[in-house]
RNA sequence: GCCGAUGUAGCUCAGUUGGUAGAGCACUCGUUUCGUAAAUGAGCGGUCAAGGGUUCGAGUCCCUUCAUCGGCU
Numbered sequence: 001g002c003c004g005a006u007g008u009a010g011c012u013c014a015g016u017u018g019g020u021a022g023a024g025c026a027c028u029c030g031u032u033u034c035g036u037a038a039a040u041g042a043g044c045g046g047u048c049a050a051g052g053g054u055u056c057g058a059g060u061c062c063c064u065u066c067a068u069c070g071g072c073u
Base pairs, nucleotide, nucleotide: 001072002071003070004069005068006067007066010025011024012023013022019056027043028042029041030040031039049065050064051063052062053061
């Protein structure tokens, strides 16, 4: 230099043919216990890497850039 993959909650990851973004763990508050842990209920938490385009509507499609990983030379 060229090609490809990945980027979504603090972490690990889902998200169907484009239709208002979810789970588990963690965290917070309760229940339970003499107390802690465990168990259990509820809650909190997101400009979907950045910018632009297409569309009535984009996490999803297209372009560019950035970061990480892999391959080729």